[in-house]
C1' cells in the first nucleotide's frame, strides 16, 4: 500500500434486504431472610465510531475518514 470483517447501554451481544433501538450481566430501589447470598418485581442507562449524501423517513442504502482484528504484498 491492497483486501475482508468489525465499531449499537458501564461490559458481552442481538436488531428480519429502511418505519421512531432491545436482551443478558452490572448498577439503583423494593419484596423475601435474623442477616448475607440466591430468587422475584420495578427502575436507571444510547447524538447506533465521525462527517457528508440518498429518502417523507437511515443503526440499516451510498461515499470519505478514524480506530480495531485477520490476510496479501
Nucleotide at each position: 500500500g491492497c483486501c475482508a470483517c468489525g465499531a449499537u447501554a458501564g461490559c458481552u451481544c442481538a436488531g428480519c434486504u429502511g418505519g421512531u433501538a432491545g436482551a443478558g450481566c452490572a448498577c439503583c430501589c423494593g419484596a423475601u431472610u435474623u442477616g448475607u447470598a440466591a430468587u422475584c418485581g420495578g427502575g436507571c442507562g444510547g447524538u447506533c465510531g465521525u462527517c457528508g449524501g440518498u429518502u417523507c423517513a437511515a443503526a440499516c442504502c451510498c461515499g470519505a475518514c478514524u480506530c480495531g482484528u485477520g490476510g496479501c504484498u
Background: Predicted 3D model of a 73-nucleotide RNA (transfer RNA) from a Pseudomonadota bacterium. NCBI's taxonomy places the organism under Bacteria, Pseudomonadati, Pseudomonadota.